[in-house]
This is a predicted structure of a 72-nucleotide RNA (transfer RNA) from Antarctobacter albus. Its Rfam family is "tRNA". The family's RNA type in Rfam is transfer RNA. From the family's description: Transfer RNA (tRNA) molecules are approximately 80 nucleotides in length. The coordinates come from a structure-prediction model, not an experiment, and the mean pLDDT is 80. RNAcentral holds the sequence, with entries from ENA.
């Protein structure tokens, strides 16, 4: 410079064309407890940008950018 192979909620994962993008942990609220804590219920929060294809895209396809590997 060239190849691959990844990027989803705070953190870790799941989904590989169509259902509200789920689930585990942490935060936050409750509810229990004399109080914290354990348990128990709830709510919030996520598809790296940008363009294509498709009725439709987190998923295909191109480029960008970011990390790993490999390699002149």
């Nucleotide at each position: 410079g060239g190849g691959g192979c990844g990027u989803u909620c705070g953190u870790c994962u799941a989904g590989g064309g169509g259902u509200c993008a789920g689930g585990a942990c942490a935060c936050c609220c409750g509810c229990c407890u004399u109080u914290c804590g354990a348990g128990c219920g709830g709510a919030u929060a996520a598809c790296a940008c940008g363009g294509g294809u498709u009725c439709g895209a987190a998923u295909c396809c191109c480029g960008u950018a970011c990390g790993c590997c490999c390699u002149g």